[in-house]
RNA sequence: ACCUCGGUAGCUCAACCGGCAGAGCAGGUGGCUGUUAACCACAAGGUUAGAGGUUCGAGUCCUCUCCGGGGUG
Numbered sequence: 001a002c003c004u005c006g007g008u009a010g011c012u013c014a015a016c017c018g019g020c021a022g023a024g025c026a027g028g029u030g031g032c033u034g035u036u037a038a039c040c041a042c043a044a045g046g047u048u049a050g051a052g053g054u055u056c057g058a059g060u061c062c063u064c065u066c067c068g069g070g071g072u073g
Base pairs, nucleotide, nucleotide: 001072002071003070004069005068006067007066010025011024012023013022019056028042029041030040031039049065050064051063052062053061
């Protein structure tokens, strides 16, 4: 330099063929308990790496950039 895969909640990851952004864990609040843990319930938590473009509508498609893994020379 080129090719390829990836970047979504604090962490690990979903989200089909473009149509309401979700789960588990962690943390918070409450219940339960003599207490803690476990368990149960509830609520919160998002610039979907950044910027443009296409579209009625983009996490998803296109272009450029940034970051990380792998490969070729």

Predicted 3D model of a 73-nucleotide RNA (transfer RNA) from a Deferribacteraceae bacterium. Lineage of the source: Bacteria > Pseudomonadati > Deferribacteres > Deferribacterales > Deferribacteraceae. It matches the Rfam family "tRNA". By type it is a transfer RNA. Rfam's curators write: Transfer RNA (tRNA) molecules are approximately 80 nucleotides in length.